[in-house]
RNA sequence: GGCUGAGGUUGCAAAACCGCAUGAGUACCGCUGGCCAAACCGGCUGGCAGGCCGGAGGCGGGAAGGGGCGUUUUGCCGAAGCUUCCGGUGCGCUGUCACGCCCGGCGGCUGGGCCGGUGCAAAACAUGUACCGGACUGUCAUCUCGAUGGAGAUGGAGCGCAUCC
Repeated sequence: GGCUGAGGUUGCAAAACCGCAUGAGUACCGCUGGCCAAACCGGCUGGCAGGCCGGAGGCGGGAAGGGGCGUUUUGCCGAAGCUUCCGGUGCGCUGUCACGCCCGGCGGCUGGGCCGGUGCAAAACAUGUACCGGACUGUCAUCUCGAUGGAGAUGGAGCGCAUCC
């Protein structure tokens, strides 16, 4: 250097247009009811400018996108995730500045999943991630015990480990 392979009490990702909760008894619809109009207030991610939609209360009905989890299937074991910076006639009503999402690129971080705390993202007590702490787990190195199966302690990181060449 090449080939093959292992990690798991939830290993990783994608898909379905499958199930579940959240969103939300919200938006919206009907009836009722108040209302001259303007103003005002609310919503459309945040600021400014505009545009559009809506309007107390009562009764009845009542979502979805998005973000997740589960299941199944498929592809896999740097699987993959996150991220500085750069880019995009991309998406979030229009312009602009931010922010978020999506896509692409050069780098960077993370062995793996789990639990707790804090920050960030998010509508979120879901979920993700960074850092800190914890127990666990695979692996290698060193040391000790043991004696052929292994056990313990400390340390390392996937640029690792195992098999064959």